[in-house]
RNA sequence: AGAGUUUGAUCCUGGCUCAGGAUGAACGUUGGCGGCGUGCCUAAUACAUGCAAGUCGAACGAGAAAGUACCUUCGGGUACGAGUACAGUGGCGAACGGGUGAGUAACGCGUUGGUGACCUGCCCCGAAGUGGGGGAUAACAACUUGAAAAAGUUGCUAAUACCCCAUGUGGUCAUGAGAUAUAGAAACUCAUGUCUAAAGGAUUUAUUCGCUUCGGGAGGGGCCUGCGUCCCAUCAGCUAGUUGGUAGGGUAAUGGCCUACCAAGGCUACGACGGGUAGGGGACCUGAGAGGGUGGCCCCCCACAAUGGCACUGAAAUACGGGCCAUACACCUACGGGUGGCAGCAGUAGGGAAUAUUGCCCAAUGGACGAAAGUCUGAGGCAGCAACGCCGCGUGAGCGAUGAAGGUCUUCGGAUUGUAAAGCUCUUUUACGUGGGAAGACGAAGGACGGUACCACGUGAAUAAGGAUCGGCUAACUACGUGCCAGCAGCCGCGGUAACACGUAGGAUUCAAACGUUAUCCGGAUUUACUGGGCGUAAAGCGCGUGCAGGCGGUUUAGUAAGUUGGAUGUGAAAUCUCCGGGCUCAACCUGGAGAGGUCGUCCAAAACUGCUAAACUAGAGGACGGUAGAGGGAGGUGGAAUUCCAAGUGUAGCGGAGAAAUGCGUAGAUACUUGGAGGAACACCAGUGGCGAAGGCGGCCUCAUGGGCCGUUCCUGACGCUCAGACGCGAAAGCUAGGGGAGCGAACGGGAUUAGACACCCCGGUAGUCCUAGCCGUAAACGAUGUAGACUUGGUGUUGGUGGGGUGAAAGCCAUCAGUGCCGUAGCUAACGCGAUAAGUCUACCGCCUGGGGAUUACGACCGCAAGGUUAAAACUCAAAGGAAUUGACGGGUCCCCGCACAAGCAGCGGAGCGUGUGGUUUAAUUCGAUUUUACGCGAAGAACCUUACCUGGGUUUGACAUAUAAGUGGUAGAGAACCGAAAGGUAAUCGACUCUUCGGAGAGCUUAUACAGGUGAUGCAUGGCUGUCGUCAGCUCGUGCCGUGAGGUGUCCGGUUAAGUCCGGUAACGAGCGCAACCCUCGCUGUAUGUUACAAGUGUCAUACGGGACUGCCGGUAUAAAGCCGGAGGAAGGUGAGGACGACGUCAAGUCAGCAUGUCCUUUAUAUCCAGGGCUACACACACGCUACAAUGGUCGGUACAAUAGGUCGCAAAACCGCGAGGUGGAGCCAAUCCUUAAGGCCGGCCUCAGUUCGGAUUGUAGGCUGCAACUCGCCUACAUGAAGCUGGAGUUGCUAGUAAACGCGCGUCAGCAUUAGUGCGUUGAAUACGUUCCCGGGGAUUGUACACACCGCCCGUCACGUCAUGGAAGCUGGAAACGCCCGAAAUCAGUAUCCCAACCGUAAGGAGGGAGCUGCCUAAGGCGGGGCUGGUAACUAGGACGAAGUCGUAACAAGGUA
Repeated sequence: AGAGUUUGAUCCUGGCUCAGGAUGAACGUUGGCGGCGUGCCUAAUACAUGCAAGUCGAACGAGAAAGUACCUUCGGGUACGAGUACAGUGGCGAACGGGUGAGUAACGCGUUGGUGACCUGCCCCGAAGUGGGGGAUAACAACUUGAAAAAGUUGCUAAUACCCCAUGUGGUCAUGAGAUAUAGAAACUCAUGUCUAAAGGAUUUAUUCGCUUCGGGAGGGGCCUGCGUCCCAUCAGCUAGUUGGUAGGGUAAUGGCCUACCAAGGCUACGACGGGUAGGGGACCUGAGAGGGUGGCCCCCCACAAUGGCACUGAAAUACGGGCCAUACACCUACGGGUGGCAGCAGUAGGGAAUAUUGCCCAAUGGACGAAAGUCUGAGGCAGCAACGCCGCGUGAGCGAUGAAGGUCUUCGGAUUGUAAAGCUCUUUUACGUGGGAAGACGAAGGACGGUACCACGUGAAUAAGGAUCGGCUAACUACGUGCCAGCAGCCGCGGUAACACGUAGGAUUCAAACGUUAUCCGGAUUUACUGGGCGUAAAGCGCGUGCAGGCGGUUUAGUAAGUUGGAUGUGAAAUCUCCGGGCUCAACCUGGAGAGGUCGUCCAAAACUGCUAAACUAGAGGACGGUAGAGGGAGGUGGAAUUCCAAGUGUAGCGGAGAAAUGCGUAGAUACUUGGAGGAACACCAGUGGCGAAGGCGGCCUCAUGGGCCGUUCCUGACGCUCAGACGCGAAAGCUAGGGGAGCGAACGGGAUUAGACACCCCGGUAGUCCUAGCCGUAAACGAUGUAGACUUGGUGUUGGUGGGGUGAAAGCCAUCAGUGCCGUAGCUAACGCGAUAAGUCUACCGCCUGGGGAUUACGACCGCAAGGUUAAAACUCAAAGGAAUUGACGGGUCCCCGCACAAGCAGCGGAGCGUGUGGUUUAAUUCGAUUUUACGCGAAGAACCUUACCUGGGUUUGACAUAUAAGUGGUAGAGAACCGAAAGGUAAUCGACUCUUCGGAGAGCUUAUACAGGUGAUGCAUGGCUGUCGUCAGCUCGUGCCGUGAGGUGUCCGGUUAAGUCCGGUAACGAGCGCAACCCUCGCUGUAUGUUACAAGUGUCAUACGGGACUGCCGGUAUAAAGCCGGAGGAAGGUGAGGACGACGUCAAGUCAGCAUGUCCUUUAUAUCCAGGGCUACACACACGCUACAAUGGUCGGUACAAUAGGUCGCAAAACCGCGAGGUGGAGCCAAUCCUUAAGGCCGGCCUCAGUUCGGAUUGUAGGCUGCAACUCGCCUACAUGAAGCUGGAGUUGCUAGUAAACGCGCGUCAGCAUUAGUGCGUUGAAUACGUUCCCGGGGAUUGUACACACCGCCCGUCACGUCAUGGAAGCUGGAAACGCCCGAAAUCAGUAUCCCAACCGUAAGGAGGGAGCUGCCUAAGGCGGGGCUGGUAACUAGGACGAAGUCGUAACAAGGUA
């Protein structure tokens, strides 16, 4: 410090995700030790048990017992125990320490000040004092009540308990005076008066501890205060003790803190009030920082103590382990009544993913009490549990190659595990054993930790390694298994038979007593942007203006010192952090010093800038004056054209409408034409990227009043300015209310068409509306998708309005300038497109707005509206994208150019019939398999009766029909094989019977057996090679260097011509080159030379072979850029590629082929292999494709007769001759071929047929034959005779062909025993027609344009419906919560009142009084009850939309002119 992910690729925007660090963690796997820390985050839920606050006999009274000793009358007594224990009165403490974070958004906390408005026990310092008296009471005793807890009555007693009097250093209060200080009020000094203290104990008699009053201090606290302190405005108004005053009360003290009265204030957009959440800080985590997040341990503050209320005591509490009351809960109970509060330490239950011992000790530190000894102390010190965290150590070290074995992989060679192991040598941290043994205690003894740390010795490599990951990000790869299954996954994404992504194994990488996962926070994220972002098109400028608050503000001078800057100083607790040191062996940890840390306070100084005050200025702004343009707004009037309607006239059958029609109108007279009239709306031409207005918007002409702008010149005011949240106003169209108006147009609606449908587009009608008046609505792609204002920054060229100059008869062009409005463009900016003085450039001020897509132009709430609706505006859930600009393609029912038998022009066909062949389908035991638009279908198959053959049925064989290797066996062996069984294969088997080499042993070959293996037309053409088809013989496809662009990419390859051609020429930021085109190759056409066997016309030469020549736009004319080229001509056998062939660029179609061959992997192995017989591939309702033969007279038939070229032939072609009607047979000359073999047919000549299902046509069938072949039944071909079907030129549609071509005619060849051949491939014979042309169909090439496509239009994609899942809204109703309000009731307690009862201290002889207590009453009030509302949850019949979900339905709305932009 970045990376992955949107695309075919690119740049940008933008989200999501990852790598880092952290944690009071949890979970999974694993686990040796030690040190230091940390450990209920959830139920402030409930708690059994024990402990956590006592102490003082030197304040006080009382005062046992057990036991021991002695005595005893055995009842007991005395002494010690002992003034001890227990309890009580009294004092101090219990308000500290410890816990928790519920509440609290607050002067609660932090920080800074104040207290002239205050308090302070114990402690310290100082001053003064401590005299006299009195009455009670607990304990105790007796009695009573009660289950208990406890209580009552009577009686006795003490004090440092209580009370009275005296004294008054002092203090308080009142009044008066003084001085100082303050903004103004205190404290201070003096005088007079009032009131006001005390307690004793111990003692060695020295004293000491106490007590009382006052003053001061230290430390602690109360109160006030500036500033800071979370989210929501879908909380905008809140407030009656409320704000202030006066008086009083209350408090230590100020204060509405409380009460009475008076006034009507107080708070709020700088966010009151309300709601939600939350203890705050030091600090901690992260971050470069600014920030963001957190508040566990430790420290400070606050709050709380089951929940709520209340006071008492006290220096201090409204008191965790005190009290009273209410409530809930729990426990005891004799049912009458009582008791309790772990958010102290342990511990229990519960909750939870989850958090420890009912331990030891007061030895240390600290605290309470005490004079002290000491007691108490779950504060604290220690130990225990937990890898929860941080830190440290170890699990050995060195040597060791046969690179062992085993594992894994393998191309079988090897590689790897791996110096790893084994082995040898060594060490002992750790472990275990034995022995010694602390510091922590100052001060003799006394140490929980602890026989611990540590030390020494001994034993022995001994006691000690795992986790995650290995597709990219991200370090690390192979094999097997699985087969969109099981599973993985942080994101992208893996898995559908070759998975580096799942699982396992081997190996590797990385951390390590841990490693991963999950959760949360910061970072990366400049992705809320202060540092440090944006808003034309990506999200984002309010529709426009006026303008209060707010923010900002021209020039000069003087002053001031709030901001600002500098210095000094106070404070910012400690811990933490940083640096430098120190201590534990190091580290973590602990510790000393320094530093750092602020929107803080005070003082001094400076005066540039900002602010403020004062004075001035004129460049901003405004005004006056003089001109000027204009569809600027409002009102009133007025004009013509056109449409429609009405009336009249002329006139007759149509009009109208459309792609074509129909509905409609018209013989009741339309349309058309003419005249007159009515009415409403809009204003042609002028008219213009012309004008005006803030925007919306504004268009005939005239008049009236009116807003704003611009220009010119001086003059005037003197910063009066800019922007603007809220507010207010204006605001197209549609819509709404009321009243008018209504010609045309025209939602809805009706009809006609179109269509599969047509709720549309088109047509005929037509109501609201459109128009006017008054009011509402308040929205638009209200757009320049560009807020307003100002300043600055090269230019060019239009246009509108003005002014000046110049010019003219008048103008105009021309020059300068101001204001508008356009285009092009420099710098610059921008992701690019583009913007470019009218900025999207460079800056300033202010406002508005944005923060991934969807959900959402939404819901709820609020406000506005008559309504429609508008404004404001979420969340759950869901996706990993959504998006902008540009690029290359592809596509378009976009455009332009060009080509092709593409169309057109022609010729012949196909589609109808019969037959042949192939295919589909069906059938079958099997009808083997493949090929399926063009590019499958007379295709693989250049030939299925057996074989072929792969299929079916049946019968056999199992190292096999075939190959290789090893081992063993084998001489009557291998092989042949009569005969028998059998359908054959095969089995049995008489008999016959070998080969090569030899060292003579044998070996090889063969055969048999066994093991490895063979075999497979079994699967996968989507694992492949090779080959092939197709686009397409189309003219394209690329590269190097350079240049342009951030980049994908472009340029070149484009443009103008030209060509069959990216063929060539010219232009040109391109210059060249490659694969294609063309040419080179073959055949044919003319010709020369040479040769000539078997060819013939017999050497002049046909023909054959070989090698040459010839054609190149070379020549002429025209045309052209006088380029390429094109047109015409000459010559020539051939002329512009002479004709034909071979030849097929980069690539596309996962095109075809595993069944031609080869081949990976998988499957099979007495079977999916192999052999055999028979059957099938030849089936047949039907459909399609390609052909053949025809339908006839340009013909058929009979007779005669002429002319080819290929090509093949010894397992062959076969002549003559003879036989047969014929197929054919006999025959065998000749030929291994220019030698021999093979009748060409249409044609021509002549006869018959005469338009008919025929003398056309030949299917089908019968009979008789022939040929091949082991074999023609399924299932061959041919011949003869007989039979004589459909068919009379073929619907929609569709194919081929541009010249020796189509068409017609025959002849060969391959395969092959034979043959379905009518197929395929060649050969020759005869031999046409037509092409105006490129509008259209199809295909292709190029340019351009649009695109939401890129699997590329067979694309993409929208909505309803149906199904499933999920979250949400509405909703009658049901049910909770919290906070208020009204009324009722009202405990305890304080205060007040009252005077019913009671009472020791003082007064009084007494009666009584003062005073006190109880009681009663009142105010207030916790809780409770009732009530109606508001707020906020849960649930819910039903309902609404939304999101998501491989293959559902209906259409096709959008993307191309998306077929109606």

RNAcentral holds the sequence, with entries from SILVA. Predicted 3D model of a 1461-nucleotide RNA (small-subunit ribosomal RNA) from a metagenome. The coordinates come from a structure-prediction model, not an experiment, and the mean pLDDT is 84. It matches the Rfam family "Bacterial small subunit ribosomal RNA".